[in-house]
RNA sequence: CAAGACAAAGGCAAACCCGCCGUGAGGCGGGGGCGCAAAGUUGCAGGCCUCCCGUGAAGGGAGGUGGCUGAACCGCCGAAA
Numbered sequence: 001c002a003a004g005a006c007a008a009a010g011g012c013a014a015a016c017c018c019g020c021c022g023u024g025a026g027g028c029g030g031g032g033g034c035g036c037a038a039a040g041u042u043g044c045a046g047g048c049c050u051c052c053c054g055u056g057a058a059g060g061g062a063g064g065u066g067g068c069u070g071a072a073c074c075g076c077c078g079a080a081a
Stems, first nucleotide, its partner, number of pairs: 004077001011036002016031006034067001040073003044070003047065007
């Protein structure tokens, strides 16, 4: 550097339920635990989703998702090969 163990110490938290916020996608807090070695951070590119405008077809605008992929930045542990 690459890779990631039936290791150690810890970490995160899907569906679902409750409360609050949002037109909505969804967000935050609590419970919960499917999973995760970047399930840490960033909507930059693509994807997906929502709302509004609009068209013959198109298209445009504003948002959401980092637990879809790429990218950038940062990072715990330390077996074998």

A computed fold for an 81-nucleotide RNA from a Gammaproteobacteria bacterium, annotated as c-di-GMP-I-GGC riboswitch aptamer. NCBI's taxonomy places the organism under Bacteria, Pseudomonadati, Pseudomonadota, Gammaproteobacteria. It was read from a public genome assembly, where an Rfam model found it. Its mean pLDDT, the model's own confidence on a scale to 100, is 86.